RNAcentral holds the sequence, with entries from ENA.
Transfer RNA from a Planctomycetaceae bacterium, 72 nucleotides, folded computationally.
[in-house]
């Protein structure tokens, strides 16, 4: 310089175009003499950024950014 993958809540994951869903973990309640363990509850995201294409984009397409790997 070129080519490949990757980027979603703190984290770590799912989602072949149709309401971003599940796990920890954090907060609050039960429960227990205390923890731990187990119940219950509610919260937290618009998907790395900007454009396009669609009726509709996390997905599809352009161009950029970070981050691994690979060629020269």
């Nucleotide at each position: 310089u070129c080519c490949g993958g990757u980027g979603u809540g703190g984290c770590c994951u799912g989602a072949u175009g149709g309401u971003c869903g599940g796990g920890c973990g954090a907060c609050u309640c039960c429960c227990u003499g205390u923890u731990a363990a187990g119940g219950a509850g509610a919260c937290g995201a618009g998907u790395g950024a900007a454009g396009g294409u669609u009726c509709g984009a996390a997905u599809c397409c352009u161009u950029c950014c970070a981050c691994c790997g690979g060629a020269g």
Record summary:
Rfam family: tRNA. Gene Ontology term of the family: triplet codon-amino acid adaptor activity. It is annotated as a transfer RNA. The source organism's lineage runs through Bacteria, Planctomycetota, Planctomycetia, Planctomycetales and Planctomycetaceae.